[in-house]
RNA sequence: GAUAAAGCCAAACCUGUUGUAAGACAGGGACGGAAAGCCAUGGGUCUUUAAAUAGAUAGCCGGGCUGCC
Numbered sequence: 001g002a003u004a005a006a007g008c009c010a011a012a013c014c015u016g017u018u019g020u021a022a023g024a025c026a027g028g029g030a031c032g033g034a035a036a037g038c039c040a041u042g043g044g045u046c047u048u049u050a051a052a053u054a055g056a057u058a059g060c061c062g063g064g065c066u067g068c069c
Stems, first nucleotide, its partner, number of pairs: 001068001008033002013028006031059001037065003042061002044057004
């Protein structure tokens, strides 16, 4: 450093599978991204339970580690 280069990831939506659900996975797709790589540690939001709880979200914010030029 996205107004560079080589590359990378993939929102919404559609199809299939899975889960009580939030959601996740695979294929298509491309709104965007300089970490849209990983971590659920702090906060937020969402699902579940009468509550306790149990989960989801890293493409919500912060933080940590690593990576290309």